[in-house]
Predicted 3D model of a 586-nucleotide part of an RNA (large-subunit ribosomal RNA, domain I) from Neomoorella sulfitireducens. It was read from a public genome assembly. Its mean pLDDT, the model's own confidence on a scale to 100, is 84. It matches the Rfam family "Bacterial large subunit ribosomal RNA".

Context: one part of a larger RNA
RNA sequence: GGCGUACGGUGGAUGCCUAGGCGCUAAGAGGCGAAGAAGGGCGUGGUAAGCUGCGAAAAGCCCCGGGGAGCCGCAAGCAGGCAGAGAACCGGGGAUACCCGAAUGGGGCAACCCACCUGGAGUAAUAUCCAGGUACCCUGUACUGAAUCCAUAGGUACAGGGAGCGAACCGGGGGAACUGAAACAUCUUAGUACCCCGAGGAAGAGAAAGCAAACGCGAUUCCCCCAGUAGCGGCGAGCGAAGAGGGAAGAGCCCAAACCUUAUGCAUGGAGAAGGCUGCAACCGUUGUGCAUAAGGGGUAGCGGGGCUUCCGGGAGUAGUUGCAGCUACUCCACGGGAGCGAAAGCCGUAGGAGAACAGGACUGGAAAGUCCGGCCAUAGAGGGUAAAAGCCCCGUAUUCGAAACGGCCGUAGCUUCCGGGAAGGACCCCAAGUACCACGGGACACGUGGUAUCCCGUGGGAAUCAGGGAGGACCACCUUCCAAGGCUAAAUACUCCUUAGCGACCGAUAGUGCACGAGUACCGUGAGGGAAAGGUGAAAAGCACCCCGGGAGGGGAGUGAAAUAGAACCUGAAACCGUAUGCCC
Numbered sequence: 001g002g003c004g005u006a007c008g009g010u011g012g013a014u015g016c017c018u019a020g021g022c023g024c025u026a027a028g029a030g031g032c033g034a035a036g037a038a039g040g041g042c043g044u045g046g047u048a049a050g051c052u053g054c055g056a057a058a059a060g061c062c063c064c065g066g067g068g069a070g071c072c073g074c075a076a077g078c079a080g081g082c083a084g085a086g087a088a089c090c091g092g093g094g095a096u097a098c099c100c101g102a103a104u105g106g107g108g109c110a111a112c113c114c115a116c117c118u119g120g121a122g123u124a125a126u127a128u129c130c131a132g133g134u135a136c137c138c139u140g141u142a143c144u145g146a147a148u149c150c151a152u153a154g155g156u157a158c159a160g161g162g163a164g165c166g167a168a169c170c171g172g173g174g175g176a177a178c179u180g181a182a183a184c185a186u187c188u189u190a191g192u193a194c195c196c197c198g199a200g201g202a203a204g205a206g207a208a209a210g211c212a213a214a215c216g217c218g219a220u221u222c223c224c225c226c227a228g229u230a231g232c233g234g235c236g237a238g239c240g241a242a243g244a245g246g247g248a249a250g251a252g253c254c255c256a257a258a259c260c261u262u263a264u265g266c267a268u269g270g271a272g273a274a275g276g277c278u279g280c281a282a283c284c285g286u287u288g289u290g291c292a293u294a295a296g297g298g299g300u301a302g303c304g305g306g307g308c309u310u311c312c313g314g315g316a317g318u319a320g321u322u323g324c325a326g327c328u329a330c331u332c333c334a335c336g337g338g339a340g341c342g343a344a345a346g347c348c349g350u351a352g353g354a355g356a357a358c359a360g361g362a363c364u365g366g367a368a369a370g371u372c373c374g375g376c377c378a379u380a381g382a383g384g385g386u387a388a389a390a391g392c393c394c395c396g397u398a399u400u401c402g403a404a405a406c407g408g409c410c411g412u413a414g415c416u417u418c419c420g421g422g423a424a425g426g427a428c429c430c431c432a433a434g435u436a437c438c439a440c441g442g443g444a445c446a447c448g449u450g451g452u453a454u455c456c457c458g459u460g461g462g463a464a465u466c467a468g469g470g471a472g473g474a475c476c477a478c479c480u481u482c483c484a485a486g487g488c489u490a491a492a493u494a495c496u497c498c499u500u501a502g503c504g505a506c507c508g509a510u511a512g513u514g515c516a517c518g519a520g521u522a523c524c525g526u527g528a529g530g531g532a533a534a535g536g537u538g539a540a541a542a543g544c545a546c547c548c549c550g551g552g553a554g555g556g557g558a559g560u561g562a563a564a565u566a567g568a569a570c571c572u573g574a575a576a577c578c579g580u581a582u583g584c585c586c
Stems, first nucleotide, its partner, number of pairs: 001585009015571001016536002020507002022504007029496002031165002039100003042055003046078002050074002061094006070082003105114003115134007136162009169200001170198005180187001184234001210217002221248004231239002252488003259297010275284002277326006302466001304431004308425005314333007335420007346409005352401003358374001360373004375392002377381001383395003437461008447473001468483005523530002543570001546557004
C1' cells in the first nucleotide's frame, strides 16, 4: 500500500409521517369603489426584530347575541394585569380608521411639498393647530348672459351619475408569426395568441321576409345524432356543415304608420267661409279647413293585419248651447289578466346547545387502545385524538334543538301601476327608403369567385305598399312558404378570484403549487423581469441540577427518559468519501 473483517466519522438516500398542495362533486356567492376600493407606506405591545391583528380611540373601543372559566395572538421568560358585577373566545351591528393609491384643492421623484375658503382652539397681535370644503367629465334644473333686437354660444349655482380594481366565462373593434403543406406564394396555423372597448351573474341569440318539399314543422339556446356524410380544397396539406330524428328547457310581447283629439305656428277666409254630436224645434255665431311640429288615444299582422263604415255589447256619474230620447268622450265601480313594492308568519345563512354505552378483570409492555375473559350502547361501528391498534376515555358522529342583530328565499295580506269587447263589409287609406335591389371592390357564411345562392360593409345607381314584397343555392316560369328595412324578452348553456360541506385505484418534502417553513421571501437584474433553498427530539421538556477537564467550543461523570449512537448540527440514518484496530498478501 491492496483486499477483507470489526467499530466509528461524514453524508442525508430510504422507510414511516403530514401541517401543504392537486383534481373533482353539491350548494352558496358572483362583485368591491368618491360613504375613498384593490394594493401599499408608516406606525401601533411594559419589554418587540419578524409574522399576524389593528390605526394617533392603533394585538384594540361601544352595543347586541352566543359562551362559561379561564385569559393578556404566533411565543417562552420577566414585570404586571383582567375575569361569575361573566373575562378570553365566536357571531351580528356600529365607532375610529394616519399617509399614499382612481386619488379628486395645487404640485410631485407614490406614501412628500405648498395652499385658499368657512367655522373653531390659541396669541396682545402674528405664528401655529383642529374640523369641514375646494379635481375633471356627463346629464338635469334654475339663474345669468356676448358679437346681435329676440335668441344662441358662454358663465354661475345646485342635484344626480361616471372615473379605478377584479380569476375565468361573454359580446364587439383590431389582429400576427413560428408551424403544416416534408421547400413555398393561395391555403394552413387562426379569427388562435395578443391589444383595445363594453357588459352581466351570466353574456349573446330569440318570437320567422325561418325551415322544408308536394308531407309537413312552428322563437332562441344547449346536448346526442345526422357525419368525418354533403361539400370546400395549389381537389395538395387540410377544412368541414345543414334539414330531419332523440332529449334539456319552454313564454311570449311592445312600437312606427293610417285614423281621432288637443296645443302651438303658418296659410286660407271680410265678396263672410263654415260650424255648434244626431233627429225635431229654438237659438248662438271669432270660428272652420289645409300643412308642419309636439303630446294623448288608436294599432301590431301573413288562414294577411289594421284604419274606416255598419251592427251587437254590465252598472253609476259628469260633460258635449237648451228641453226629451239617443250617441260620443271621460271618470268611478264590477269582471279578467300582467308587472312592481311587499307587513306578519314560515324557511335558509351568518355564533351555538343537547347528544347513548366499561374510571371492567387478567397478561405483555415505559405506556394498552393490543391479547384472553366478562359486559353494555347503537337512527350513533364517519373521522380525529388520547404514551401502541378504543363503538362505550376525549372531540365528535346519528338524531334533535337554537338567533337579540344582519342578510337571503318565499311571495300571502295589503299597496301602486298597466292592459283587456265581438261580428260583418271590402270602395278608400296605412303597413318601417336613400331602404330592398343592381353594378363594381371587399368581408362573413364548412363554401378559396366558382355556375354561387344567403348575410354584412365601401363607392355609384336606385323600387314597390297587398293586383305588393322576400325566400326555396346562378337565373326564369309555375308552385310552396314567409312579411325585411324598429324594439324587448326568463329558463335550459359558459365560467370560478371567493365561501361552506364532502370526495379521490391523486402527491407525500428532488413529489405535490414557485411557496407544507417570516415565499413571490432571500437573492439576481438599471428595468421589464427572473426567482430559490429550507419539514420531523420525545408520549411528555421530563431540554441534562450538581461535579470534573477546558479560555471557549466541546467532552467525561451524575441525573431524566422505554430509548440520549432520541441531547436540540436532535426519527430512521443507505452509498460515495475519511479514519481506528486487525487477518492475509506484496